Annotation:
The prediction has a mean pLDDT of 76. This is a predicted complex of two RNAs, RNase P RNA and transfer RNA, with 445 nucleotides together. Rfam match: Bacterial RNase P class A. By type it is a ribozyme.
[in-house]
RNA sequence: GCGGAUGGCCGGAUGACCGCGGGCCCCCCGUGGCACGAGGAAAGUCCGGACUCCAAAAAGCACGGUGCCGGGUAACGCCCGGCGGGGGCAACCCCAGGGAAAGCGCCACAGAAAUGAAACUACCUUGCAUGCAAGGGAAAGGUGAAACGGUGGGGUAAGAGCCCACCGCGCGACUGGCAACAGAAGCGGCACGGCAAGCCCCACCGGGAGCAAUGCCAAAUAGGGACCCCGCGCCGCAAGGCAGGGAGGCUUGAGCCCGAGGGGUCCGGGUUGGCAGCUAGAGGGUGUCUGGCAACAGGCAUCCUAGAUGAAUGGUCAUCUCGGGCGGAUCGCCUAGACAGAAUCCGGCUUACAGGCCAUCCGCGCAA
RNA sequence: GCCGCCUUAGCUCAGUUGGUUAGAGCACUGGUUUGUGGAACCAGGGGUCCCCCGUUCGAGCCGGGGAGGCGGUACCA
Numbered sequence: 001g002c003g004g005a006u007g008g009c010c011g012g013a014u015g016a017c018c019g020c021g022g023g024c025c026c027c028c029c030g031u032g033g034c035a036c037g038a039g040g041a042a043a044g045u046c047c048g049g050a051c052u053c054c055a056a057a058a059a060g061c062a063c064g065g066u067g068c069c070g071g072g073u074a075a076c077g078c079c080c081g082g083c084g085g086g087g088g089c090a091a092c093c094c095c096a097g098g099g100a101a102a103g104c105g106c107c108a109c110a111g112a113a114a115u116g117a118a119a120c121u122a123c124c125u126u127g128c129a130u131g132c133a134a135g136g137g138a139a140a141g142g143u144g145a146a147a148c149g150g151u152g153g154g155g156u157a158a159g160a161g162c163c164c165a166c167c168g169c170g171c172g173a174c175u176g177g178c179a180a181c182a183g184a185a186g187c188g189g190c191a192c193g194g195c196a197a198g199c200c201c202c203a204c205c206g207g208g209a210g211c212a213a214u215g216c217c218a219a220a221u222a223g224g225g226a227c228c229c230c231g232c233g234c235c236g237c238a239a240g241g242c243a244g245g246g247a248g249g250c251u252u253g254a255g256c257c258c259g260a261g262g263g264g265u266c267c268g269g270g271u272u273g274g275c276a277g278c279u280a281g282a283g284g285g286u287g288u289c290u291g292g293c294a295a296c297a298g299g300c301a302u303c304c305u306a307g308a309u310g311a312a313u314g315g316u317c318a319u320c321u322c323g324g325g326c327g328g329a330u331c332g333c334c335u336a337g338a339c340a341g342a343a344u345c346c347g348g349c350u351u352a353c354a355g356g357c358c359a360u361c362c363g364c365g366c367a368a
Numbered sequence: 369g370c371c372g373c374c375u376u377a378g379c380u381c382a383g384u385u386g387g388u389u390a391g392a393g394c395a396c397u398g399g400u401u402u403g404u405g406g407a408a409c410c411a412g413g414g415g416u417c418c419c420c421c422g423u424u425c426g427a428g429c430c431g432g433g434g435a436g437g438c439g440g441u442a443c444c445a
Base pairs, nucleotide, nucleotide: 001364002363003362004361005360006359007358008357009356010355012320013319014318015317016316017315018314020037021036023034024033025032039339043350044349046348047347048346049345050344051210052209053208054207058252059251060250061249063206064205065204066203067202068082069081070080071079072078084095085094086093087092098201099200103199104198105195106194107193120141121140123136124135125134126133127132128131149167150166151165152164153163154162169188170187171186174183175182176181214276215275216274217273224267225266226265227264228263229262230261233242234241235240244258245257246256269444270443271442283304284303285302286301287300288299289298290297291296322337323335324334325333326332327331369441370440371439372438373437374436375435378394379393380392381391396412397411398410399409400408418434419433420432421431422430
């Protein structure tokens, strides 16, 4: 210098004037004052929670999810580190539990044959005679994604792990590691393929709905009508209690509501009002210390914080700055310039993104 | 904001790892029939199964991500 890989950051700032939103201050008010006011993804709604209600809590079933090992976290399908496999010269990137012998299922077409099989073309032996019959065998070739290990040698009528050596596969004393796993003396049948993002088995996790949840106030009307299911009984003067009914996808026990009612479906009517939930948290940023490879955890100091509800954060001017464009080019002029707007709130993942900056690593080439 | 569903021929819809065949009706084209048209009959054409990646030998179907479309959602009684 060129090419590549990984991680992070910015994606405007300052001032003035005018215009918006809620908060705070002034006894109250206003043509008052003060500070603040959309994102790295606010998006998709894919996950995990906080919070609220229901049967608010437990056990089981069904159903759903995750899946190498260790760690982080409130938790997760997320993050970090490592092991194994694959891609790449490398830096790096991608993938995932075990079981096919617990059981069931699938492997079309082609092919002789796709799990316990098989003989199309070649091979060998015998008989007959130029192509038939019987037997042997699966080593050669063909088909296919895949054909019951591979190479070499021996042996054989020709062959076959039939035997041997090495590789491969399985079991593995012992050693290292928390572990996944790695190495490995030795032994072995020399072997019964693949798919589990097929059902399933194993381990772990999970009740259901969701802020339009839920709670309160005000107003108005029709406390309307129809249908269905269960129950409508007992004790007690009464209070109260029992039986019974109901509500989560189901069951059990516990509790809750009702206890003469409760639940469900449909039609119709009234109001389309206000308040809370509503934003200070598993908060965030910066600096520093300790522990840790890291993710991250803890301590100290300091700073910061939208809460709207037909839905606020905009406009103008000037200056600076990054980038881009034009020109007569140490200067002048034009231009805020990608994806994109909070709606209960957090932790992640995924997707979109013009342009710019920083750091580290790998490869190639050159010079000193 | 949250929840649920759908995307296959010109149109309306089946189909489904339950795997290696993509189908039905209407419409369109040609022919037969009829004096002509319609109906009827026969034959035929027409498909990126919304897009991308993955699993598998093979994906319309199974797993993951994206795009577009549709529906639901307040209070009283």